[in-house]
C1' cells in the first nucleotide's frame, strides 16, 4: 500500500413511532435496530436519485435535498492471504 477474521477496543443507526422545522424532497431531537470496516467528512469537483416552485411548446435548465448509491478525502485495529 492493499485486504477484512463469528479477533479486540470502541463507534454509527434503516424502517417505524413521538416532538419539531420545511412548500416538498427532506432536516433536527428522543425512542428504536435493518444493517454498516469508513454507515467518519465532503452536495462549491463529478455521475446518479429525489423535490417544490420558476423558465421552456418540448427535450431540458434553474432551485432545494440525499454521503446508508457510485465517487473524492481522511482514519481505529491486525488473523489469514
Nucleotide at each position: 500500500u492493499a485486504c477484512g477474521a463469528c479477533a479486540a477496543u470502541g463507534g454509527c443507526a434503516a424502517a417505524c413511532c413521538u416532538a419539531u422545522c420545511g412548500a416538498a424532497a427532506g432536516g433536527u431531537a428522543g425512542g428504536g435496530a435493518c444493517g454498516c470496516a469508513a454507515a467518519g467528512c465532503u452536495a462549491a469537483a463529478g455521475g446518479g436519485c429525489c423535490u417544490u416552485c420558476c423558465c421552456g411548446c418540448g427535450a431540458g435548465g434553474g432551485u432545494g435535498g440525499c454521503a446508508g448509491c457510485c465517487a473524492g478525502c481522511u482514519a481505529c485495529c491486525g488473523a489469514a492471504a
The RNA shown here (c-di-GMP-I-GGC riboswitch aptamer) has 81 nucleotides. The sequence was found by an Rfam model in a public genome assembly. Its Rfam family is "c-di-GMP-I-GGC riboswitch aptamer". A reference for the family is Weinberg et al. (2017), "Bioinformatic analysis of riboswitch structures uncovers variant classes with altered ligand specificity", Proc Natl Acad Sci U S A. The coordinates come from a structure-prediction model, not an experiment, and the mean pLDDT is 83.